[in-house]
RNA sequence: GUGGAUGUGCGAGGCGCGAAUGACAAGAGUACAACGAAUAGUUGGAAAGGGGAUUUCGCCGAAACAAGUGUUCUUGUUGGGGGCAGGUUGAAUAAAUCUGUCACUGUUUAAGUUGGCUGCCCAGUUAACUUGAAAGUGCAAUCAUCACA
Numbered sequence: 001g002u003g004g005a006u007g008u009g010c011g012a013g014g015c016g017c018g019a020a021u022g023a024c025a026a027g028a029g030u031a032c033a034a035c036g037a038a039u040a041g042u043u044g045g046a047a048a049g050g051g052g053a054u055u056u057c058g059c060c061g062a063a064a065c066a067a068g069u070g071u072u073c074u075u076g077u078u079g080g081g082g083g084c085a086g087g088u089u090g091a092a093u094a095a096a097u098c099u100g101u102c103a104c105u106g107u108u109u110a111a112g113u114u115g116g117c118u119g120c121c122c123a124g125u126u127a128a129c130u131u132g133a134a135a136g137u138g139c140a141a142u143c144a145u146c147a148c149a
Base pairs, nucleotide, nucleotide: 001148004146005145006144007143011139014060016059017058018057019056020055024051032044033043034042035041063078064077065076066075067074068073079105080104082102083101084100085099086098087097088096089095107134108133109132110131111130112129113128114127115126116125117124118123119122
């Protein structure tokens, strides 16, 4: 100095994950209470469950689910959010979850095209795009160690 291996992991994906808060709308001028001869009417007038803006906190296997039992433990699946269909739980068309499918998106990687740069072809490198594949026990700044020249 180059590139390789090992370790480390500033950080990134975005309707990102989890927890708390709960303006507000609906429930509902309903239930109910009082007055009243009255089943008319008048006066007053909720709540539960569910939805949910905003804000705060912890984070990027965040977290969720399944199975087991060792019960803050183990193993497995899932990169991420969404649409559609069906199943389970549920009062529910809410919400959660599972299966399948559809495109979208991020990472790494293979091939190809184009542009830039470097060296004599043609190769190398870099950026963008296209097609395909894989999985988070992933990717990755920086730093350290080893090896090579």
Molecule: Lysine riboswitch aptamer
Organism: Facklamia sp. 252